[in-house]
RNA sequence: AGAGUUUGAUCCUGGCUCAGAGUGAACGCUGGCGGCGUGGAUUAGGCAUGCAAGUCGCGCGAUUCCGCAAGGAAUAGCGGCAAACGGGUGAGUAACGCGUAAGCAAUCUGCCCUUUAUCCGGACAUAGCCCUAUGAGAAUAGGAGUAAUAUCCGAUUACACCGCGAAAUGGCAUCAUUUUGCGUUUAAAGGUGGGGACCGCAAGGCCUGCCGAUAAAGGAUGAGCUUGCGUAGCAUCAGCUAGUUGGUAGGGUAAUGGCCUACCAAGGCUAAGACGCUUAGCUGGCCUGAGAGGAUGGUCAGCCACAUUGGGACUGAGACACUGCCCAGACUCCUACGGGAGGCUGCAGUCGAGGAUCUUUAGCAAUGGGCGAAAGCCUGACUAUGCGACGCCGCGUGAGGGAUGAAGGAUUUCGGUUCGUAAACCUCUUUUGGCGGGGAAGAAACCUUGUUAUUUAAUAGAUAACAAGCUGACGGUACCCGCAGAAUAAGCCACGGCUAACUCCGUGCCAGCAGCCGCGGUAAUACGGAGGUGGCUAGCGUUACUCGGAAUUAUUGGGUGUAAAGGGCAUGUAGGCGGUUUAGUAAGUGGGGGGUGAAAUGCUCCGACUCAAUCGGAGAACUGCCCUCCAAACUGCUAGACUUGAAGAUGACAGGGGGAAACGGAAUUCUCGGUGUAGGGGUGAAAUCCAUAGAUAUCGGGAAGAACACCAGCGGCGAAGGCGGUUUCCUGGGUUAUUCUUGACGCUGAAAUGCGAAAGCUAGGGGAGCAAACAGAAUUAGAUACUCUGGUAGUCCUAGCCGUAAACGAUGAGCACUAGGUGUCGGGUCCUUAAGGAUUCGGUGCCGCAGCUAACGCACUAAGUGCUCCACCUGGGGACUACGGUCGCAAGGCUAAAACUCAAAGGAAUUGACGGGGGCCCGCACAAGCGGUGGAACAUGUGGUUUAAUUCGAAGCUACGCGAAAAACCUCACCAGGGCUUGACAUAUAGGAAGUAGCGAACUGAAAGGGGAGCUACCUGUCAAGUCAGGAGCCUAUACAGGUGCUGCAUGGCUGUCGUCAGCUCGUGUCGUGAGAUGUUGGGUUAAGUCCCGCAACGAGCGCAACCAUUGUCCUUUGUUGCUACCCUUUUGGCAGCUUGCUGUCGAGAGGGGCACUCUAAGGAGACUGCCUGGGAUAACCAGGAGGAAGGUGGAGAUGACGUCAAGUCAGUACGGCCUUUAUGCCCUGGGCUACACACGUGUUACAAUGGCUACAACAAAGGGUUGCCAACCCGCGAGGGGGAGCUAAUCUCAAAAAUGUAGCCUCAGUUCAGAUCGCAGUCUGCAAUCCGACUGCGUGAAGCCGGAAUCGCUAGUAAUGGUAGAUCAGCACGCUACCGUGAAUACGUUCCCGGGCCUUGUACACACCGCCCGUCAAGCGAUGAGAGUCUGGAGUACCCGAAGUC
Repeated sequence: AGAGUUUGAUCCUGGCUCAGAGUGAACGCUGGCGGCGUGGAUUAGGCAUGCAAGUCGCGCGAUUCCGCAAGGAAUAGCGGCAAACGGGUGAGUAACGCGUAAGCAAUCUGCCCUUUAUCCGGACAUAGCCCUAUGAGAAUAGGAGUAAUAUCCGAUUACACCGCGAAAUGGCAUCAUUUUGCGUUUAAAGGUGGGGACCGCAAGGCCUGCCGAUAAAGGAUGAGCUUGCGUAGCAUCAGCUAGUUGGUAGGGUAAUGGCCUACCAAGGCUAAGACGCUUAGCUGGCCUGAGAGGAUGGUCAGCCACAUUGGGACUGAGACACUGCCCAGACUCCUACGGGAGGCUGCAGUCGAGGAUCUUUAGCAAUGGGCGAAAGCCUGACUAUGCGACGCCGCGUGAGGGAUGAAGGAUUUCGGUUCGUAAACCUCUUUUGGCGGGGAAGAAACCUUGUUAUUUAAUAGAUAACAAGCUGACGGUACCCGCAGAAUAAGCCACGGCUAACUCCGUGCCAGCAGCCGCGGUAAUACGGAGGUGGCUAGCGUUACUCGGAAUUAUUGGGUGUAAAGGGCAUGUAGGCGGUUUAGUAAGUGGGGGGUGAAAUGCUCCGACUCAAUCGGAGAACUGCCCUCCAAACUGCUAGACUUGAAGAUGACAGGGGGAAACGGAAUUCUCGGUGUAGGGGUGAAAUCCAUAGAUAUCGGGAAGAACACCAGCGGCGAAGGCGGUUUCCUGGGUUAUUCUUGACGCUGAAAUGCGAAAGCUAGGGGAGCAAACAGAAUUAGAUACUCUGGUAGUCCUAGCCGUAAACGAUGAGCACUAGGUGUCGGGUCCUUAAGGAUUCGGUGCCGCAGCUAACGCACUAAGUGCUCCACCUGGGGACUACGGUCGCAAGGCUAAAACUCAAAGGAAUUGACGGGGGCCCGCACAAGCGGUGGAACAUGUGGUUUAAUUCGAAGCUACGCGAAAAACCUCACCAGGGCUUGACAUAUAGGAAGUAGCGAACUGAAAGGGGAGCUACCUGUCAAGUCAGGAGCCUAUACAGGUGCUGCAUGGCUGUCGUCAGCUCGUGUCGUGAGAUGUUGGGUUAAGUCCCGCAACGAGCGCAACCAUUGUCCUUUGUUGCUACCCUUUUGGCAGCUUGCUGUCGAGAGGGGCACUCUAAGGAGACUGCCUGGGAUAACCAGGAGGAAGGUGGAGAUGACGUCAAGUCAGUACGGCCUUUAUGCCCUGGGCUACACACGUGUUACAAUGGCUACAACAAAGGGUUGCCAACCCGCGAGGGGGAGCUAAUCUCAAAAAUGUAGCCUCAGUUCAGAUCGCAGUCUGCAAUCCGACUGCGUGAAGCCGGAAUCGCUAGUAAUGGUAGAUCAGCACGCUACCGUGAAUACGUUCCCGGGCCUUGUACACACCGCCCGUCAAGCGAUGAGAGUCUGGAGUACCCGAAGUC
């Protein structure tokens, strides 16, 4: 000294919570010793029992006992003193009760001290005792009789008291003090000790000492009374008071006083809080706090009050009396029922209530008190002791060494790590506890004895000093010594953050934790346990309460534009504050001195217990109050002056300022009349409505009410609300200019008073338009709304009420100071011909510096800097509410809580996301087109249903011809049944096995499996061989294998999607308190954050583009298996010529040259806005053109930023955790994944003539092929069969391309369309085609004639259409992937739908609009209210009865 918690993040406001200290504490767990403290906080509830106040025989008589006596002892009673102290408690009390400071000239004071004087004479009773009597008892009555320091009478006395006077001095006053004169009144008690002379029979007198008594004065102590100041809450308590306030007289008291009474007056208190209600003993102090403060008043000390409840007096110096008296009440007890007794808030103790608080102890040894001459007695005060970790303090539970880092626990990545030098073990010590021994201080007095001194006549007595003796509850305690022995002694809480300290297991939003935030839904450092760690330690935690932190009530030390908070506005009372100057004063203020501020406590120093706690001594302090002296700057007060604040006078001016009256035109509506005819009106569209009985429209006349277009302006006026046609009258305020006048007259302003929009209320008018309510028409799921047609209060006037608004500038009023710039309104001055300019006052706006602010923003009209006064705020909700009060006719206004509940509520700004907000832009997004889907049949996938099973996953776009590029068995995960258990598969260890291991025929079985004739005899080393050893293989056992079992929300990897969209970020710098911003925004441009320009930014990265492969053109090179223009050879066909077998020509095939072409596959070239024109900022770029095979990214691929969807996948594989282990593993047979009232997705084929069928004839690309592709040829209608050449492929083969072309038929129909379905007969693959394959032939010939709402794809070699090939594959393709052929239409454009990008705006959203959030209702539960009544507590008021007692 701060921290946590509002948000995605930030700053602020603001509450809640925590860390500290403390306690008369309690509870939980634990507990060795000692010292010192402390302990009924609740029921001021009730109490059994014992004790807590007696003493004096030196006051008195009497009685009893001891003693031979002298004498001594005890004691009921009378008498004296004490019992008013000490001890307890805090109920009452808001008060002179307490604290502090004064006063009493208005008082008393026993015992004690000092001083003075005195103690003379007499008398009457009564208790006890005795007798009699009553009563259960407590007790009481009567008789006889006795004493005193009891009681009474008398004497004496003044400096006392009272009355009447005089003088002096003093005081704030009443008056006081001193001196003095006269008169009056009032005392007493004796006891005891000693004694020489004298007297006396004695007692004694007498002398003397002590005690006692009386009177008086003083002191001390204690008490009483009065006063100033201080000492709780509530104003939702605002008025209170009749002895009340004062006076006079009297009474009463120790004493003042309405303290009491009579009379008189009508006062007294109160916003500076009376009165009332609630709470409370006050203080020194104690706790906390840096302090100021806040809270508290237990122990100790001072004061007060109380003593079962209430009342009362007596005695006394003192009481209205805790263990006295009387009365009344409640309660308890005794009783013979007639009547009595009692009071623990004394010490112990008990019951009760309570979370909770002790021994029915010892002793008067010490200290103190009462009585006494004294010894002494009494003392639950006190001193000690016991109990309680209740608190504080001290000590101990051992110290040193000791690494195989033991065992064991925990954990582990299996290597280790940790508990941990900790233990064991070795050495040492002995506090505490145990045993034994010694052993205090606290004790000095009184008293006794002795000595001395004083007094005295005295050696006696008394007093004083000295010496000796006597006295200890605690206690054989503290303390000291010795002995043995590590021996007798550690727990509690925490470990997510705050807050020091971490892992494992269990649990699975359960059990539980939690001070706040919050943990727990299968990997919890937050629950429970364990190990470890941290903290404190004979304690540790929890709970309760107080202060602190909290500047969160702010005096020190806060705020109010938007977070809570400026009153709606003004006038003005009290109050607060107040210009310049002079003099005085001294209240505030400053300084000096004095008194007081009890002690204890706290602080500093010193000292005593071994230390400390504790205790003792000294000092300082006690910040306060009172008295007094000085100062006079400032504030106040008194007196005087001044002019600048304020006000007034005079001139001028602006204005919707207010009130009253009169007048005006436009418009609206109504009405009358004319013209005129079918609609009008209204809306998004309509309808209700008006209109042929003549509307709307239009012209003219009339009426009524309300409001005043243009001017008109962030222009004017007003305190605010507010004020707008024109004129007149009345009237308020303001500005400016000039000098003059007054002379601080000022500012603010609780309370109060007035004004105060709209709506509303009362009464009376008025009522054109508008228009709550209401009616109707629409809209809608509904529409008590928005829209429309009507329409009443009201709006208007007069009089009165209401008193509120987002009454807002969300900004109180006044004064002063603090850069500017630019408009505008009203004045003045100067310059200027004018327009205008300069300057100065007063208003009203905008921008902006310093400064301020959490930021937004404010900024001479402050939210800046200061002063003065007022109002208001203190978390959100409950609540601009309830109750009470008050105002109002009412509606309602003003004032204004609590219970309960939450941990937030809130302000400003930031980044996103969102908007049926805005701007710009893009995309087959729409539009323009072409073709589909949705209707049919079939195929395929999904849902659903069914089933023994129909295995699992995928679920909007981004699941659904998807995983699956092939489910008859296998696959296979599902079902039924049959089997196996170290296992179908891997590794390791140990043991074993000669009839051992491998193959395996019959037989059995659905197969797996069982079974076992027969056959065979592994590898390496040693070695000649055998043998031996090892390995492989086999068996047994143990670890383990295995799992398509679960969790894709524990994961890796991969993938989908936004999206091939143009975005996503960083470094440094700068700006901002910060989150963040800037860069990346802006102007252009692009397919693009592409590029250019600008710019507090400058650069960079991932994306874009390019680089890569492919395709399109050309060149070079290459030349087989490719190619064949040209040449040669050869075979052959047609035609022509003719010598009829030759020639020519046109083809076709083969072979050889050849590499020009095509092609192959390597390398290059080419395209870059390079060139031209125009546009554009001369830029980027765009438009057009030339050339070119190709032109502006040439086409099409691959390539997917930061991230989003807890998207998908544990069933591809991998992997954490969990589960299973004669089964959820493994093997096998059969079935299922192929089911079928139905729904959806994706496809195929069609519905036909742009077609179908038949015949003939063309033109591809890209692929595959040895378990293969399969030619020619033959057979079959065909699927196919036979056959076997060639080919590991530019060679052979699959292979036929099809649409197309030519020719013919069909002629618009369920057809020569379409082909489902079904029957028969076949083919192929395969172990096997029944469930469940594909194909062929013949026959059969269903729905379907272009498809509702809706919806999909596509912008060019694209759509559409035609075929071909491949993967998977034994077989099976309408799917998928690739290939080529034929080959269009349309795009005006970006309003709209969908998706996306950038900028901007609003937001109470941030799980981010599938967000947030409001209210009712239903059901259950809880609480409250009302309710016929009924019972009862407290308080108030009025009245009645009335004890004891005092006068």